Small-subunit ribosomal RNA, 3' major domain from a metagenome, 477 nucleotides, folded computationally. The prediction has a mean pLDDT of 82. It matches the Rfam family "Bacterial small subunit ribosomal RNA".
[in-house]
Context: one part of a larger RNA
């Protein structure tokens, strides 16, 4: 100087408390451990691994296993041989089409047509998702959006170092003020950036419709440029104003005006560093290793196994509910080997025909909860839907291992979950549906977004956890 303390002081954070909803019990989905296996590829392992890399494992992917096959190779550069480069013919060769034999395919070996310019040889080399993240770059997690981390000059100290950065106030903040052997400065904080909340202005189609006219009644048509909206520009919030308080400083409390008030709400943004944290399997890369194989191709299997244990979720256990009928109201996205209206067939999944739309134009697209009416009457039930049987649909070369969906039948556990444990302070929790990426299809109940309905509680900081500043002890560094 740090680090640590079941030392002290001060102060924060859904840290506790207050409150709401969960997890832990059940069934299923998914990841992991374990076990099994020819293989169940590899990585991630307290917080900060475990719906993580996977924003798509039937083949492919695929890195694993079994079997079959190739050896200058699936891919790059160089050398040598050789063809064409005006036309034609022939030899040789490559692509495409038809076709024979062996074969599961890859591959091996033939015939014909057509268009053409490949190709061959032996090497130097290619190739490696082989190893080392404790040799590395890059990227990332974490403490932590915490308020800290430093430097120059000066001063003090033999020196390590101190001072500044401590102190008194204040703040979300090393934020600002005052004081002070310090005076300044840098990286952080804040602001500048984006979205959102109000208004003005410009513009008016594909969006809009107040007044006028027409109407098949639909902004549908004429028209309008007001309104909504769209997307460019601008205004607005700064403790600016008033009162109180304070060292009459910074600030704090209250009020006015205002769409918004003291950082308005949200995002992007992550200091010096810590964990030899994670990643050699995104990529790059040093060393080491393989080279008729640890490389390459193919068929099939595996990654989907199942006595068990754990994590994360979904659906429930019902009446604030289930079922049936009727009737409203979103936002944000996506669409051309795509989204598909409508008609029609089918109980349905879906099929057939097919308008429109490269989209503020057309489509996906009826949002659902809610509301109105009816029914069920507390029961393992008109709750719950696992499991299983049968019949169908779709994608795809192909759904046996191993896809999703529909219909009928079957109807399991489940009576609110022990010890323990998680999230959340407002348009939040809870609850309801909608969309998108990946993608032929989909094991999505995941992830990332979008809107609808919309709470309760916070006395307080003693205690638990994490953190900041000052101080104290130390046999630790």
């Nucleotide at each position: 100087u740090g680090a640590c303390g079941g030392g002290g002081g001060c102060c924060c954070g859904c840290a506790c408390a207050a409150g709401c909803g969960g997890u832990g019990g059940a069934g299923c989905a998914u990841g992991c451990g374990g076990u099994u296996u020819a293989a169940u590829u590899c990585g991630a392992u307290g917080c900060a691994a475990c719906g993580c890399g996977a924003a798509g494992a039937a083949c492919c992917u695929u890195a694993c296993c079994a079997g079959g096959g190739c050896u200058u190779g699936a891919c790059a550069u160089c050398a040598c041989c050789g063809u064409a480069a005006g036309g034609u013919a022939c030899c040789g060769u490559g692509g495409c089409c038809c076709u024979g034999u062996g074969g599961a395919a890859a591959c091996a070996u033939g015939g014909g047509g057509u268009c053409u310019u490949a190709g061959g040889u032996a090497g130097a080399c290619a190739g490696g998702u082989g190893u080392u993240g404790c040799a590395u770059g890059g990227c990332u997690g974490u403490c932590g959006u915490c308020a800290g981390c430093u430097c120059g000059u000066g001063u003090c100290g033999u020196g390590a170092g101190a001072u500044g950065u401590u102190g008194g106030g204040u703040u979300a903040a090393g934020u600002c003020c005052c004081g002070c052997a310090a005076c300044g400065a840098g990286c952080g904080c804040a602001a500048c950036c984006c979205c959102u909340a109000u208004c003005c202005u410009u513009a008016g189609u594909u969006a809009c419709c107040a007044g006028c006219g027409g109407u098949u009644c639909g902004g549908c048509c004429g028209g309008g440029g007001a309104c909504u909206c769209u997307a460019g520009g601008g205004a607005a919030a700064c403790u600016g104003c008033c009162g109180g308080u304070u060292u009459c400083a910074a600030g704090c409390c209250g009020g006015a005006g205002g769409a918004a008030g003291g950082u308005g709400g949200g995002g992007a943004c992550g200091a010096c560093g810590u964990c030899a944290a994670g990643u050699c399997a995104u990529c790059a890369u040093g060393g080491c290793c393989c080279u008729u194989a640890u490389g390459c191709c193919c068929u099939g299997g595996g990654c989907u196994a199942c006595a068990c244990g754990c994590g994360u979720g979904c659906u429930a256990c019902a009446a604030u509910g289930g079922c049936c009928g009727g009737u409203a109201c979103a936002g944000a996205g996506g669409g051309c080997u795509g989204c598909a209206a409508g008609u029609u067939c089918g109980c349905a999944a879906g099929g057939a025909c097919a308008a429109g739309c490269c989209a503020a134009u057309c489509c996906c697209u009826u949002a659902a909860a809610a509301c109105c009416g009816g029914u069920c009457c507390c029961a393992g039930u008109u709750c719950a839907g696992a499991u299983u049987g049968a019949g169908g649909g779709c994608u795809g070369c192909a759904a046996c291992u191993c896809g999703c969906c529909c219909u009928c039948a079957u109807g399991a556990a489940g009576g609110a979950g022990g010890a323990a444990u998680c999230g959340c302070u407002a348009g939040u929790a809870a609850u309801c549906g909608c969309g998108u990426a990946u993608c032929a299809g989909c094991u999505a109940c995941g992830a990332c977004g979008c809107g609808g309905u919309g709470a309760a509680u916070a006395c307080g900081u003693u205690c638990c956890c994490g953190g900041g500043c000052c101080u104290u002890g130390u046999a630790c560094a």